[in-house]
């Protein structure tokens, strides 16, 4: 020099002026209790994230025999925790020379489905290019053997070209991915076709380890792609709704529900006149009776406005926790006689029922430990 990982801090110190809560004086409402948006004095008065409201648990109402489907979360192993999609340590695969760092890390050898683009083919593989010719043609007056006086004829072979029933999948060439590699055999040509020796799967043994798993050998040509952050299996595990939850107090000429009391005259008691409406029953059809209501007061019960509590050694619903000046302390930029001076200048944010997590955003700074 480059980096990794872990802690911390998040201006500081004093005036002045301001804010909010308690507490004690005072003043004020007519003393006291209470109140008070007034005044004075003390005294607390934001954060690592208070933020996002993501997961969990207190609290609180409301619902709940028990089982099952449906529907949702969780998903390698161990510990710690109330709890958690949390911490911690490991395993396993990726990564990176390394410190070290990432992972929604169960099942793809149940079952459906998908696999763009390129490519013949994308999963019961397939054939563009090439290979082969266990096959037809005709050609090289091909070459070798028999026949023949010769032309020529027959057989067996080479080469190369056309054409195709056909066989292969080694090689090109496509793609993220192409149905193990590498070598020898064999083969027409090739291929686990057979072999070795490799990787991987599957099954068995032995050791290790609480355990995921990890190390050593046999075995069996078993070579079977990927996606479950599609669907599903497979294991476990979940009531809901949230402090504007909830609870206590409770005014009104309002609202029901009950009781008295008809109304004047006259405050009361006697006494004296006198109602008005709807309903129902009776008759002699105009009246008779009876029930409710119009009024007045009282008294209960629910809840509304309202005010407490939940509600905290900050704590509201009027929503404080600020501003402003001087020095200092980091950074920064310019001078510079190198001793200073000047100018700037300190992120991100900001409680609202309380707590444990996570994930988010954050300028600068200190500290500790390690790697190349």
């Nucleotide at each position: 020099g480059a980096g990794c990982c872990g802690g911390c801090u998040g201006g500081g110190u004093g005036g002045c002026c301001g804010c909010g809560g308690c507490a004690c004086g005072g003043c004020g409402g007519u003393c006291c209790u209470c109140c008070g948006a007034c005044c004075g004095u003390g005294u607390c008065g934001a954060g690592g994230a208070a933020g996002g409201u993501c997961g969990g648990g207190g609290c609180u109402c409301c619902a709940a025999a028990g089982g099952g489907c449906a529907g949702g979360g969780u998903g390698c192993u161990g510990g710690c925790g109330a709890g958690a999609c949390g911490c911690c340590a490991g395993u396993c695969g990726g990564g990176g020379c390394g410190a070290c760092c990432c992972g929604c890390a169960g099942g793809a050898a149940a079952g459906u489905g998908c696999c763009a683009c390129a490519g013949a083919a994308a999963a019961u593989a397939g054939a563009c290019c090439g290979c082969c010719g266990a096959u037809g043609g005709g050609c090289c007056u091909g070459g070798c053997c028999g026949g023949g006086a010769a032309a020529c004829c027959g057989g067996c072979u080479g080469g190369a070209c056309c054409a195709c029933a056909g066989g292969c999948a080694a090689g090109g060439g496509u793609g993220a991915a192409a149905c193990g590699g590498u070598g020898c055999g064999g083969u027409a040509a090739g291929g686990g076709c057979g072999c070795a020796c490799c990787a991987g799967c599957g099954u068995c043994c032995g050791g290790g380890g609480u355990g995921a798993c990890c190390c050593g050998g046999g075995c069996g040509g078993c070579u079977c792609g990927g996606c479950a952050a599609a669907c599903c299996c497979c294991a476990c595990c979940c009531g809901g709704a949230g402090c504007a939850a909830g609870g206590c107090c409770a005014a009104g000429u309002g609202c029901g529900g009950g009781a008295a009391u008809g109304g004047g005259c006259u405050g009361c008691c006697c006494g004296c006149c006198c109602g008005c409406c709807g309903c129902c029953u009776c008759c002699u059809c105009g009246g008779a009776g009876g029930c409710g209501g119009c009024a007045u007061c009282c008294c209960c019960a629910g809840g509304u406005a309202g005010g407490c509590c939940g509600c905290g050694u900050a704590g509201a619903u009027g929503g404080a926790u600020g501003g402003u000046c001087a020095c200092c302390c980091a950074g920064g930029c310019g001078c510079u006689u190198c001793g200073g001076c000047g100018c700037u200048g300190g992120a991100c944010a900001g409680a609202a029922c309380c707590c444990c997590g996570c994930c988010u955003a954050c300028a600068g700074g200190c500290c500790g430990g390690c790697u190349c």